[in-house]
RNA sequence: GGCUGAAAAAGGCAAACCCAUCGUGAGGUGGGGACGCAAAGCCGCGAGCCUCGGCCCAGGCUGAGGUAGUCGGGUUGCCAGA
Numbered sequence: 001g002g003c004u005g006a007a008a009a010a011g012g013c014a015a016a017c018c019c020a021u022c023g024u025g026a027g028g029u030g031g032g033g034a035c036g037c038a039a040a041g042c043c044g045c046g047a048g049c050c051u052c053g054g055c056c057c058a059g060g061c062u063g064a065g066g067u068a069g070u071c072g073g074g075u076u077g078c079c080a081g082a
Base pairs, nucleotide, nucleotide: 003081004080005079012037013036017032018031019030020029021028022027035069041075042074043073045072046071047070048067049066050065051064052063053062054061055060
């Protein structure tokens, strides 16, 4: 450096839900709270799903958003070595 995460060690993050707040909305932010997570650190590049608008007004196409805990990809990183 690569690979692996069985067993450790130090820790880390934080689902649902509740409160407050922002947003037309999906959802975001802060606090509480832990379902879980070896990248559940970061990045909207590809896809999926979700929201709003336009056209067509079955379908579908398209623009703008959201989701990194949907997956893939990129990138950085703790400890250890069955």